[in-house]
RNA sequence: AUGCCUCGCGGGAGAGUCUCCGGUGCGACCGGAGCGCCGAAGGAGCAACCCGCCCCGGGGAAUCUCUCAGGCACCCGUACCGCGAGGUGAAG
Repeated sequence: AUGCCUCGCGGGAGAGUCUCCGGUGCGACCGGAGCGCCGAAGGAGCAACCCGCCCCGGGGAAUCUCUCAGGCACCCGUACCGCGAGGUGAAG
C1' cells in the first nucleotide's frame, strides 16, 4: 500500500395505503387480522474448485436461491458505489 472497522457527505431500488375490525361520528393518521406481493438490514442454502481416513465427509461466493426476520402511499432506512476523516494492520 491492498485489505478490514467506524463516522460524515453524496448517489441508490423493489413490492396493495387491497379487504375487514378497532382507536372516533368523518377524513388524515395509528394498531391488529387476512390474503397478495418484494428482496438491497440481518439470516439460511448451494456450484466450480481444494482437501481427506476417498461408497463418504470437510472447506467453499454472491446482486443466485429461500423468505425465518424485514419490507410493500409519503418520509426514514436499506445492500452496493464515490469522496473525506479516524482506527487497525502490515506486504513492500

Predicted 3D model of a 92-nucleotide RNA (Glycine riboswitch aptamer) from Actinobacteria bacterium QS_8_72_14. It matches the Rfam family "Glycine riboswitch aptamer". Clan: Glycine riboswitch clan. The sequence was found by an Rfam model in a public genome assembly.